[in-house]
Context: one part of a larger RNA
């Protein structure tokens, strides 16, 4: 894990509210007694209970009463029938749907394990070291001291048994619920060990680790209280039909619980309140806007109250100022807690139209962890799949198609069947259903082809706008010229177009040629440009805007077109026509539920229209199992129940019927009643595999 069996809202007594039935201003008996074979049934039993009158704390009054000074006002009543039984829902008290603690209390049992203690025994191969003391010799006045020998001390040394367990490996469903091998500590001692005995659970014992106290220890084990309690976790069993939530507010020793409200459902009621659109009439201070309209904030300029600085020998009076700057003016511009203004929505009232909700009471709930997206905001970093509000949609509780794949995005809300059709989003080269469609452009980057990228850079390329030059010949190229006064003046060692300063419409000759655009020289020289002519022969420049592309461009597979692949496209822009494409819509067939109509005494039937996704949850209708009662003068050895098999039939399903084989003695159908009444789950229990 699977199979089989077992396994969870029960029962009693009350309460409340429905349904059904009896009687009804009344309803009803309890204990008990009698009849009876009887526990069934019938009769008696009127004690009691509920109702029939309330109000007040009460005296008390009474369709009223209390408060109060009150014939006021107000509160609670009066004007609508109850009660008994059976049964359904729910609640309470009980273990109260089932399993589950850690713990607490109490009665006992344990020191054959282990801790410490008591009594009485036992054990420690072998080797080494050589304390005190002693003897003899030396030595001393005597001691001391000293040498040799003797001696045999020690929580002494080495090392087996014994005891311990430092290291490493193995073992880890082990050979073993702590071991094996190896290495290592102690090994005459605070040593080890046998037997007998003692200390007991908030107690013992502890060379102290919260250690040990029978594989159990920050309080042992067993029984009992006991089904402790568990706002917690898990599980809670057949079918179909109708409706269908919430994750919010307030409060909470409250925050994963609960109470009340909100939202769901069932019934009853009166009633047309509800919702949408349009019109009319309103209140309002948001978005926006504005600010010499306030409060505050604010850039530049003008003017400059006041201040700072300087100066006047100190001071005063003055004067000056590339300083700061009030107020005012001009221009510009800001605000959730600014407003001279001011929408759209939303809200209120009335009316019309459309639709069918809305509300009240009563029974039953669940929910009170929400989340994503869009949009208006707060918070945060205009960070977060962040967090907190408002409005809407969705997921939650929603399947189907699209987005490669994906709770929420786009399309669209699944009653059933169908090898029929039309569409949505999205697509139409192949994977892949449908255009290798049409027209006009763009892109050369595989840009792109379903995530996304900046500042800035760039004769990429396409299309515009403005403007200049150009057949009196432009632009580019080529040929030629590019001169003279003059080496302008100054400066300087030098300065000659070209270090620097000054002047510059210098003037001359010219087709043209700057007192010179760069390179160059020490300075010259030299090269070149502007400018001009010739040649050539038609467009050439400048500024600016838009489209597509390019660099900027760095992350772990090639790895972010889904892949193959695609370049006048299978990319992008614009337009058009076809087609594909869903559980949407339609066609055909059928079913459920509801409303209405017709028929019917009624059940019900037919027709029309609408409905039929669904978690928590509410409501309705059934299937199966076991037992009891009655009927079927039911079935059965000519084969009951049970089992096995699968290809039958019926029903919307739970299921039912039939058939074959097996089995070998009981069983069913219908109408009622009663439950130990349905398993896939609970790390469920037992057994098997």
């Nucleotide at each position: 894990g699977c199979c089989u069996a077992c396994g969870a809202g029960u029962u009693a007594c009350a309460a409340u509210u429905g349904a059904u039935a009896g009687c009804g201003a009344g309803g009803u008996u309890a204990a008990g007694u009698g009849c009876u074979g009887g526990a069934a049934g019938c009769a008696c039993g009127c004690a009691g209970c509920c109702g029939g009158a309330g109000c007040g704390a009460a005296a008390g009054c009474g369709a009223g009463u209390c408060u109060g000074a009150a014939g006021a006002g107000g509160g609670c009543g009066u004007a609508u029938a109850g009660u008994u039984a059976u049964u359904g829902g729910u609640u309470g008290u009980a273990g109260a749907c089932g399993c589950g603690a850690a713990a607490c209390u109490u009665u006992g049992u344990g020191a054959u394990c282990u801790a410490c203690c008591c009594u009485u025994g036992a054990g420690c191969a072998g080797g080494u070291u050589g304390a005190a003391g002693g003897u003899u010799g030396g030595g001393u006045a005597a001691c001391a001291c000293u040498a040799a020998c003797u001696g045999g001390a020690g929580g002494a040394c080495c090392g087996a048994a014994c005891u311990g367990u430092c290291u490493g490996a193995c073992g880890u469903u082990g050979a073993a619920a702590a071991g094996u091998c190896u290495c290592c500590g102690g090994a005459u001692g605070a040593c080890u060990u046998g037997a007998g005995g003692g200390u007991a659970g908030g107690g013992g014992u502890g060379a102290a680790a919260g250690g040990c106290u029978a594989a159990u220890c920050a309080a042992a084990c067993u029984g009992a209280g006991a089904g402790a309690u568990a706002g917690c976790u898990c599980g809670u069993a057949c079918u179909c039909c109708c409706c269908g939530a919430a994750a919010u507010g307030u409060u909470u020793u409250u925050a994963g619980g609960a109470a009340c409200a909100g939202c769901c459902u069932u019934g009853u009621g009166g009633a047309g309140a509800g919702u949408a659109u349009u019109g009319u009439a309103g209140a309002g201070g948001u978005a926006g806007a504005g600010c010499u309209a306030c409060u505050g904030a604010u850039a530049g300029g003008a003017u400059g109250c006041g201040g700072g600085g300087g100066u006047u020998u100190c001071a005063a009076c003055g004067c000056c100022u590339a300083c700061c700057a009030a107020a005012u003016c001009c221009u510009g511009a800001c605000a959730a807690a600014c407003u001279c203004c001011g929408a759209a929505u939303g809200c209120u009232a009335c009316a019309a139209u459309a639709u069918a909700u809305a509300c009240a009471c009563a029974g039953g709930a669940g929910u009170g962890a929400g989340c994503g997206c869009g949009c208006g905001g707060g918070u945060g970093c205009u960070a977060a799949u962040g967090u907190c509000c408002a409005c809407g949609c969705g997921c939650g509780a929603g399947a189907g198609g699209g987005a490669a794949a994906g709770a929420a995005c786009c399309c669209g809300g699944a009653c059933u069947g169908c090898c029929a059709g039309c569409u949505a989003a999205g697509g139409u080269c192949c994977c892949g259903a449908a255009a290798u469609g049409a027209u006009a452009g763009u892109u050369a980057a595989g840009u792109u082809g379903a995530a996304a990228a900046a500042a800035c850079g760039a004769g990429g390329u396409u299309c515009g706008a403005u403007u200049g030059c150009a057949u009196a010949g432009a632009c580019a190229g080529c040929u030629a010229g590019g001169a003279u006064g003059u080496u302008g003046g100054c400066u300087u060692g030098g300065a000659a177009g070209c270090a620097g300063c000054c002047a510059u419409a210098c003037a001359u000759u010219u087709a043209a040629a700057g007192a010179g655009u760069g390179c160059g020289u020490a300075a010259c020289a030299g090269c070149u440009c502007a400018c001009u002519a010739g040649u050539c022969g038609a467009g050439c420049g400048a500024u600016u805007g838009a489209g597509c592309g390019u660099g900027g461009a760095u992350a772990a597979u090639a790895a972010a077109c889904g892949g193959g692949c695609a370049u006048c496209a299978a990319a992008c822009u614009a337009u058009c026509u076809a087609c594909c494409g869903a559980a949407g819509c339609u066609a055909c067939a059928g079913a459920c539920u509801g409303a209405c109509a017709u028929a019917u005494a009624g059940u019900u039937a037919u027709g029309u229209c609408a409905u039929u996704g669904g978690u928590a949850g509410g409501g309705g209708a059934g299937c199966a199992a076991u037992c009891u009662u009655a009927a079927c003068a039911g079935c059965g050895c000519u084969g009951a129940a049970g089992g096995u098999a699968a290809a039958g039939a019926g029903a919307u399903a739970a299921c039912u019927c039939a058939u074959a084989c097996u089995g070998g003695a009981g069983c069913g159908u219908u109408a009622a009643g009663a439950u130990a009444a349905g398993c896939a789950g609970a790390u469920g229990u037992a057994g098997g595999c």
Molecule: large-subunit ribosomal RNA, domain II
Organism: Bacteroidales bacterium